[in-house]
RNA sequence: GCUGGUGUAGCUCAGUUGGUAGAGCAGCGGUUUUGUAAACCGCCGGUCGCAAGUUCGAGUCUUGUCACCAGCUCAA
Numbered sequence: 001g002c003u004g005g006u007g008u009a010g011c012u013c014a015g016u017u018g019g020u021a022g023a024g025c026a027g028c029g030g031u032u033u034u035g036u037a038a039a040c041c042g043c044c045g046g047u048c049g050c051a052a053g054u055u056c057g058a059g060u061c062u063u064g065u066c067a068c069c070a071g072c073u074c075a076a
Stems, first nucleotide, its partner, number of pairs: 001072007010025004019056001027043005049065005
């Protein structure tokens, strides 16, 4: 320098053919218990790495860019 992959909630990950984002764990509250844990119920939490473009509408398509991972090539 080139190619490919990944980037979504505090963490691990889903998200189909473009239609307005979800699960588990964690956290908080409650029920239960003498109390803790466990169990059960509920709640909180992200405008999707960043910036543009296309579109009525983008996590999804296009371009640029950043970070990480893997592979390849040239010169010395």
Predicted 3D model of a 76-nucleotide RNA (transfer RNA) from Bacteroidetes bacterium HLUCCA01.
It matches the Rfam family "tRNA". Rfam classes the family as a transfer RNA.
Lineage of the source: Bacteria > Pseudomonadati > Bacteroidota.
The RNAcentral record of the sequence draws on ENA.
The coordinates come from a structure-prediction model, not an experiment, and the mean pLDDT is 80.